Molecule: transfer RNA
Organism: uncultured Pseudolabrys sp.
RNA sequence: GCGGGUGUAGCUCAAUGGUAGAGCAACAGCUUUCCAAGCUGAUGAUGGUGGUUCGAUUCCGCUCGCCCGCUCCA
Numbered sequence: 001g002c003g004g005g006u007g008u009a010g011c012u013c014a015a016u017g018g019u020a021g022a023g024c025a026a027c028a029g030c031u032u033u034c035c036a037a038g039c040u041g042a043u044g045a046u047g048g049u050g051g052u053u054c055g056a057u058u059c060c061g062c063u064c065g066c067c068c069g070c071u072c073c074a
Stems, first nucleotide, its partner, number of pairs: 001070007010024004018054001027041004047063005
């Protein structure tokens, strides 16, 4: 330099165009003499930008990060 894959909550993963969910963690409450376990509740996310569309996590372009392969130089 070329090609491919990937990016969603603190972490691990869903969601194939129509109100972004789950598990774990953290927080608050209940329970307990206390802790743990259990139960309940609230908060929290689509890498960035532009386009298509009535509507985009989803489709397209550019860009950024990460991973893989190829090539060149040393």